[in-house]
Context: one part of a larger RNA
């Protein structure tokens, strides 16, 4: 793990709501007696709910109905019918009165025109182990020092080395005291190393081991504060500790072991058959509150009421102060005039006083640029009310009273709007959406992106996205782009800023057949090598100036060059040539910018379209949609009263509410079967949406069913669940 068994919302009391029955202004025994095989049946009236409320209490004390509206129901009229009108009107709803209590009054608060008890189910709530299994812990009694920790008595045990302490002998010095030296001596929590005792490194073996600490080498020590053998003392808040919270029997920051005991656990897990109908929240408020519960909102279910109800829409009347847009105001901000300047910087002129410019700063003006806490403006929306349309509603909607809840961790969003962060698959919020709880088509795969909300089956049409193969449909049409394999990705899963004589287009300007642009020949000059500086300065270091002449042109020179010159181009001009050139603006696809780790990603394969762009016609493709047929449920009509037939709507769901059902065991009436074969068990047909049931064969060899009620130890895959097997 898997197979059998077992295995978890129970029981009793009170209570609250409900259902069915019994009496009913009433209702009912209770202990207990009496009788029965045992129920029954009788007694028993205490006692408790009701019948009258108010008020702390003293203490007072209520309409048996005064007016009115009005559903159903019924009555009458009409009208063929749906219906309509009119009376009546239980309940049922407004005044009106009325108790009491406060309150000087007005007011207000609870009450008030008669329904309850009682038994039996059914749901909840409390106490109670209270659906089951789990803590660590806490008290109280025992029992424990053969593990160990330390004391105490009586025993035992330490191979063989090595250093050489006092003391002592001898010799030699010395005036002694006493030194040297050489022996002898054998000290010592010394030293070297076995037994013995530890247990450092290898973080070595071993790590379902030999072993709940072991084995290899390695080390530490090894006459001591040392090792040990036996008997003995200290005990649980306590012992013992050369002090690690170490140690008290594999247990120690308070042993072990029974009881207290089903300790509690706002926490974990589990928590067993079907099938139908509704279907949530993860918000507010509070809480030593944020794993939790309580109260509203949302959800389910029942009843009462009797006519509106409203999430779209036009229209109409308020109301706002965002978005934007502005700069009178409130602050921010560029430039620049004008004026005023008191003090203060600065600079000039003056012997000083003082004086003039400038700056600073105010003020007006003109200018320029902003604001969540600016506003003389200001939408689109929103909101409220009102009339209309639409929709859901007499098949009962709104709405109101009850009883059950779940839930009080959200989550995403090329959806808007925002705080708070560089930012983020971030964070806190407003509105929606969708996951949550939603499946199916599409998106390579992918909870919230796209289409579109699934009762079963069958056929058919389209949605989103696609149609070269994989893969269902087009190698379709038409007109452009792109050469980069850009791209073949709707986002998510990116590519910027910056730049291209890549190309294609759109628009403006100028030149051009009196010859444009480019290329290609020639010219490109004279005064003069302007002046000035300068060693030098001749177009070309610098500086100033930039004329005049000859021309078809031709700077006192755009640029290279020399020391300077000299020389090579330009500008300008003609010639050859012969038709478009040149600038600047923008736009469409491409290129650069472009760097990540095994070799690899457009899903792949491949593609020059099977890529981009704009059109256009087929298909193709989902549980959407449509037709057929079948089922549930809900409601109407109609009914042969058969939950029947006919129509109309519905039928995705977790958490949770209702409903209905199926099996198991046993009781009790009633009614089957059965040695001519019961239960069980194995294979199979057949019915039911489904838990299940039926039926046949065959084993098997003695009990076992249907129905109607009634009762439960009543249904297993899970709890590292308990037992046994395997």
């Nucleotide at each position: 793990g898997c197979c059998g068994g077992g295995g978890a919302g129970u029981u009793u009391a009170c209570a609250g709501c409900u259902g069915u029955g019994g009496c009913a202004a009433g209702c009912c025994u209770a202990a207990g007696g009496g009788g029965u095989a045992a129920c029954a049946c009788c007694c028993g009236u205490a006692a408790g709910c009701a019948c009258a409320g108010g008020g702390a209490a003293a203490c007072c004390a209520a309409u048996a109905a005064g007016c009115g509206c009005g559903c159903a129901a019924c009555u009458g009229c009409c009208g063929c019918a749906a219906g309509g009108c009119a009376g009546c009107g239980a309940g049922g709803c407004g005044c009106a009165g009325g108790g009491u209590c406060u309150g000087a009054a007005a007011g207000g608060g609870c009450c008030u025109g008669g329904a309850g008890u009682c038994a039996c189910g059914g749901c909840u709530g409390u106490a109670a182990g209270a659906c089951u299994a789990g803590a660590a812990a806490c008290c109280a009694g025992a029992c424990g020092a053969u593990c160990u920790a330390u004391c105490c008595c009586u025993g035992g045990g330490c191979a063989g080395g090595g250093c050489g302490a006092a003391g002592c002998u001898a010799g030699g010095c010395g005036a002694a005291a006493g030194c040297c030296u050489a022996g002898u001596g054998g000290a010592g929590g010394c030293u070297c190393g076995a037994a013995a005792g530890g247990g450092u490194g290898c973080u070595g073996a071993c790590g379902u081991g030999c072993a709940a600490u072991u084995c290899g080498u390695u080390c530490c020590c090894c006459a001591g504060a040392c090792c040990u053998a036996g008997g003995g003392a200290u005990a649980g808040g306590g012992g013992c500790u050369a002090a690690a919270g170490a140690c008290c029997a594999a247990u120690c920051u308070a042993g072990u072991c029974u009881g207290g005991u089903g300790a509690u656990a706002g926490c974990u897990a589990g928590u067993u058959c079907c099938c139908u109908c509704c279907g949530a929240a993860g918000u507010g408020g509070g809480c030593c509150u944020g794993a939790g519960c309580c109260c509203a909102g949302u959800c389910c279910c029942a009843a009462g009421c009797g006519a509106g109800g409203u999430a779209g829409c036009u229209g109409g009347u308020g109301g706002g102060g965002u978005a934007g847009a502005g700069c009178a105001c409130u602050g921010a901000u560029u430039g620049g005039a004008a004026a005023g300047c008191a003090a203060g910087g600065g600079g000039c002129c003056g012997a000083a006083a003082g004086g003039c410019c400038c700056u600073c700063c105010u003020u007006u003006c003109c200018u320029u640029u902003c604001a969540a806490a600016c506003u003389g403006c200001g939408a689109a929306u929103c909101c409220a009310c009102c009339c209309g349309c639409g929709c859901c509603g007499u098949a009962g909607a709104c709405c109101u009273u009850g009883g059950g809840a779940a839930a009080c961790g959200g989550g995403u969003u090329a959806c808007a709007g925002g705080g708070g962060g560089u930012a983020a698959g971030c964070u806190c919020c407003u509105g929606g959406a969708c996951c949550g709880a939603g499946a199916g088509g599409g998106g390579g795969a992918c909870a919230a992106c796209c289409c579109a909300g699934a009762c079963u089956g069958a056929g058919g049409u389209u949605a989103a996205g696609g149609u070269c193969c994989c893969c269902a449909a087009g190698u379709g049409c038409u007109g452009g782009c792109u050469a980069a394999a850009u791209g073949u990705c709707a986002a998510a899963c990116c590519a910027a800023a910056g730049g291209g004589c890549g190309u294609c287009g759109u628009c403006a300007g100028c030149c051009u057949u009196a010859g444009a642009c480019a290329g290609c020949g020639g010219g490109g000059a004279g005064g003069u090598a302007g002046g000035c500086u300068u060693a030098g300065a001749a177009g070309c270091a610098g500086c100033c100036a930039u004329c005049c002449u000859u021309c078809a042109a031709a700077g006192a020179a755009a640029g290279c060059g020399u020391a300077a010159c000299a020389g090579c181009u330009c500008a300008c001009c003609c010639g050859c040539c012969g038709a478009g050139g040149c600038u600047g603006a923008c736009g469409g696809c491409c290129c650069c910018g472009a760097a990540a780790a095994u070799g690899g990603a457009c899903g792949g394969g491949g593609c020059u379209a099977a890529g981009c762009c704009a059109g256009c016609c087929a298909c193709c493709g989902a549980u959407a949609c449509c037709u057929c047929a079948g089922a549930a449920c809900g409601c109407a009509g109609c009914u042969u009263u058969g939950c029947g037939c006919u129509g109309c709507g519905c039928u995705g769901g977790u958490a949770g509410g209702a409903g209905g059902g199926c099996g198991u065991c046993c009781u009790a009436g009633c009614u089957g079967g059965g040695c001519a074969g019961a239960a069980g068990c194995u294979g199979g047909g057949c019915c039911g949406u489904g838990a299940g049931g039926u039926c046949c064969a065959g084993u098997g060899g003695a009990c076992c069913g249907g129905u109607u009620a009634g009762g439960a130890u009543u249904g297993c895959a899970g709890a590292u669940c308990c037992c046994g097997g395997u």
RNAcentral holds the full RNA, with entries from ENA. The part of an RNA shown here (large-subunit ribosomal RNA, domain II) has 726 nucleotides and comes from Candidatus Caldatribacterium sp. Taxonomically the source falls in Candidatus Caldatribacterium (Bacteria, Pseudomonadati, Atribacterota, Atribacteria). Rfam family: Bacterial large subunit ribosomal RNA.